[in-house]
Molecule: transfer RNA
Organism: uncultured Pseudomonadota bacterium
Order: sequence, then C1' cells, then structure tokens
RNA sequence: AGGAGUGUAGCUCAGUGGGAGAGCAUCGCCCUGACACGGCGAGGGUCCGCGGUUCAAAUCCGCGCACUCCUACCA
Repeated sequence: AGGAGUGUAGCUCAGUGGGAGAGCAUCGCCCUGACACGGCGAGGGUCCGCGGUUCAAAUCCGCGCACUCCUACCA
C1' cells in the first nucleotide's frame, strides 16, 4: 500500500429492511436455620461516527475511526 473480517447492554453474542433481544453478571423479592442452586421481577443501549437511499435503516450504499487476519513493499 492492497484485500478480507469484526464493531449491538458491564462481558460473550443473536438479530441482515418494519417490536432492539438472549445467556452470564448486577439489584430486589421468594425459597433456606444460613449459603449455594432454583423461581419471579427490575435496572442497564449514541446498535463505532458522519452522510446518503427509503414511507421506514442495527440491517442497504458511500466516506471515515478502532481492532483482527492475509498479501505485497521497505529495512
């Protein structure tokens, strides 16, 4: 320098045009002599950023940013 991939809750991830979600974690209640397990519930989001397309964008397109991998070049 070129190419590919990834970016969504604190963590790991699903979701690929029309409701933002799961598991774990956190908090509360139940359960227990107590803890663990278990059950019920709650909180928690700039869907990386900006722009575009569309009636409608996490999802499609463009340009950036960060990270990972591959190739090439220099040394």